RNA sequence: UCCCGAUAAGGGCAAACCCGUCGUGAGGCGGGGGCGCAAAGCCGCGGGUCAGGUCUCGGGCCUGACAGCCGGGCUGCCGAA
Numbered sequence: 001u002c003c004c005g006a007u008a009a010g011g012g013c014a015a016a017c018c019c020g021u022c023g024u025g026a027g028g029c030g031g032g033g034g035c036g037c038a039a040a041g042c043c044g045c046g047g048g049u050c051a052g053g054u055c056u057c058g059g060g061c062c063u064g065a066c067a068g069c070c071g072g073g074c075u076g077c078c079g080a081a
Base pairs, nucleotide, nucleotide: 004079005078012037013036017032018031019030020029021028022027035068041074042073043072045071046070047069048066049065050064051063052062053061054060055059
């Protein structure tokens, strides 16, 4: 340094649900909350799922959403075995 990841240290993030708000919607943001997370930091690149529109409708196309679904890319804290 890399792999790896502890009942280690100091910190970090925050599911469901509730409130507010934005959006036709999937969902986003803020507050509460805390199931979990060593990339649950960032990127829609491949797949997937979801929403809206549309068509010649077992499906296709277009536009979106999800990074806490699986891959991939970039970056990063700590250091026992």
Molecule: c-di-GMP-I riboswitch aptamer
Organism: Candidatus Rokuibacteriota bacterium